[in-house]
RNA sequence: GACAAAGGCAAACCCGUCGUGAGGCGGGGACGCAAAGCCACGGGACUCCAGGGAGUUAGCCGGGUUGCCGAA
Numbered sequence: 001g002a003c004a005a006a007g008g009c010a011a012a013c014c015c016g017u018c019g020u021g022a023g024g025c026g027g028g029g030a031c032g033c034a035a036a037g038c039c040a041c042g043g044g045a046c047u048c049c050a051g052g053g054a055g056u057u058a059g060c061c062g063g064g065u066u067g068c069c070g071a072a
Stems, first nucleotide, its partner, number of pairs: 001069001008033002013028006031059001037065003041062003044057006
C1' cells in the first nucleotide's frame, strides 16, 4: 500500500461437538480483512464464582513479534 501478481484468511448463519458460561474446535458458507498470522502485556466488552479471583474475546483498541509482493 498499487485499477499489480501469486496466493491467504473467513463474519453472520446452519450442522456436529466440547464447555456452567462468555466462547472454542470440525464441516458448510462469505460479511469483510495488507497481516482477519501469532502473543492475554495495557485498556475495553463479555462469562463464572462472589471480600476478590478465575476465564473468554487478537475479526474491539493499543502494544510486541513473524511473514508475501515490490509500483508510487

Description: This is a predicted structure of a 72-nucleotide RNA (c-di-GMP-I riboswitch aptamer) from a soil metagenome. The RNAcentral record of the sequence draws on MGnify. Model confidence (mean pLDDT): 89 of 100.